[in-house]
Context: one part of a larger RNA
Molecule: small-subunit ribosomal RNA, central domain
Organism: uncultured prokaryote
């Protein structure tokens, strides 16, 4: 390579948009590139295979045949793929009308709490722990009342609830803005799916410049514990955490499960929008679509388990795997301010 695989054994790209490419709905006509049938030519010899023969046999050698699975030419077929033309509406999109939502961005605003400051009351403790001590406090703390400052986060509602492609998103209000869903339609007419490269987004930490800094808190200091204690516990505490702009580009970026389409027994809950029945109306009852859970059947699976949200049955396209260590290392390339990222071996060894 062929083949086999990727939830947990090695293996799904962190996620999207999309270029090339690959693949692609129904009907009609044409064409004949692919495809199929046949003709002719060629496919050196030797080798391989079959038959016969020559060395006493065999190896070896000789003769004949077959074959050389290929290429070219011509003739024909037209189902399928392709190409050309025309048509269609189921895929896809679009218009009108709705309701839902922590989807994104900007600005403003609210209350609770922590801390700090000022003032009042008040007096000897407070704090902390397994027990303590460091620490704070007679320069009046802790507690309590009133006032003020500032930053960050939004209790209850809150929910295997919702939204988003993923990362993720939670007080309230205005403005700007993306997507999905339902219902209806007389529109377009395959416009689709996937997607190597590419482009964009991408938690936390980290980096640059300038702000901000309440609480928390790497580093650090002290107190304990301990044989030791560069820890776990305690008292403090700086980066950072927050904002703006610019980088970084990683993660157990997880459903450890790529995207799309179709099909395949059931039961039950939640969320959004409908239809029917009923009613004055709402509820109840039946039912459709979309999303999100649980239980479980066939089937699948090494088992665990998955099971219409598949890990079932199939198709298309992409990514990835090929024993452990060495190693996500070295070297090279490329990106980055740096930290480092991406790409990514071998010797050797078991």
């Nucleotide at each position: 390579u062929u083949g086999g695989g990727c939830g947990u054994a090695a293996a799904g790209g962190g996620c999207g948009c999309g270029u090339a490419g690959g693949c692609g709905g129904u009907c009609u006509u044409u064409u004949a590139a692919g495809u199929c049938a046949g003709u002719g030519g060629u496919g050196a010899a030797a080798u391989c295979c079959c038959u016969c023969g020559g060395c006493u046999c065999a190896a070896c050698c000789g003769a004949g045949g077959a074959a050389c699975u290929g290429c070219c030419u011509c003739u024909g077929a037209a189902a399928c793929u392709g190409a050309a033309a025309g048509a269609c509406u189921u895929g896809a999109g679009a218009c009108c009308g709705g309701g839902a939502g922590a989807g994104g961005g900007u600005a403003g605003u609210g209350g609770a709490a922590u801390u700090c400051c000022c003032a009042g009351u008040g007096u000897a403790g407070c704090g902390g722990u397994g027990a303590a001590a460091u620490g704070c406090g007679u320069a009046g703390a802790u507690a309590u009342u009133g006032g003020g400052a500032g930053g960050a986060a939004c209790a209850c509602c809150g929910g295997u609830g919702g939204c988003g492609a993923a990362g993720g998103c939670g007080g309230c209000u205005c403005c700007c803005u993306g997507g999905a869903c339902c219902a209806a339609u007389a529109c377009u007419g395959a416009c689709g799916c996937u997607g190597a490269g590419g482009c964009g987004c991408g938690a936390a930490a980290g980096c640059g410049u300038g702000g901000g800094g309440a609480g928390c808190a790497a580093a650090c200091a002290g107190g304990a514990u301990u044989a030791g204690a560069u820890a776990c516990c305690c008292u403090g505490g700086u980066a950072g955490u927050c904002c703006a702009c610019g980088c970084c580009c990683u993660a157990a970026a997880c459903g450890a499960u790529g995207a799309a389409u179709a099909c395949u027994u059931u039961g039950u809950g939640c969320a959004g929008c409908g239809g029917g029945u009923a009613u004055c109306g709402a509820c109840c009852c039946c039912u459709g679509c979309u999303g999100u859970g649980c239980a479980g059947g066939a089937g699948c699976u090494a088992a665990c388990g998955c099971a219409u949200u598949a890990a079932g049955u199939a198709u298309u396209c992409c990514g990835c795997c090929u024993g452990g260590g060495g190693a996500g290392u070295a070297c090279g390339g490329u990106c980055g301010c740096a930290a480092g990222g991406c790409u990514g071996a071998a010797a050797c060894u078991c």